A computed fold for a 127-nucleotide RNA, annotated as Glycine riboswitch aptamer. The coordinates come from a structure-prediction model, not an experiment, and the mean pLDDT is 79. The sequence was found by an Rfam model in a public genome assembly.
């Protein structure tokens, strides 16, 4: 000088204005009731990122899949007098990247996380 993985920090995409219930919270009416205020209840409308389910949707943690290629076998054709060994066709079984393909997990407000880049540091290991 390399250097897996890790550590700081910076950047960092995508996809619910759906739906039923619960919950919260307004507001109105009524009841408990009777002046007034306050409280509890009930109904009925409204809000809602929070909770269960339904339906829809997203691809960049993870995870899974595989095309060219290629490894072994096994048959058979070539070369070889024959093995053995080369090529070559076939079948079996494996290996086989990715930001592709799958949604299994995770995601669909913000924060978080986020493949990956950047800039920094320490630093097993090899030599």
């Nucleotide at each position: 000088a390399c250097g897996a993985g890790c550590c700081u920090c910076u950047g960092g995409a995508g996809a619910g204005a759906c739906u039923a219930c619960c919950a919260a919270u307004u507001g109105c009416a009524c009841u408990u009731a009777a002046c007034u205020u306050a409280a509890a209840g009930u109904g009925c409308a409204g809000u809602c990122a929070g909770g269960u389910g339904g339906c829809g949707c997203c691809g960049a943690a993870g995870g899974c899949g595989a095309a060219a290629g290629u490894g072994u076998c096994g048959u058979g054709a070539u070369g070889u007098u024959a093995a053995a060994c080369a090529c070559u066709a076939c079948g079996a079984c494996g290996c086989g990247a990715a930001a592709c393909g799958c949604u299994c997990a995770g995601g669909c407000a913000a924060a978080a996380g986020g493949a990956c880049a950047g800039a920094g540091g320490a630093g097993a290991g090899g030599a």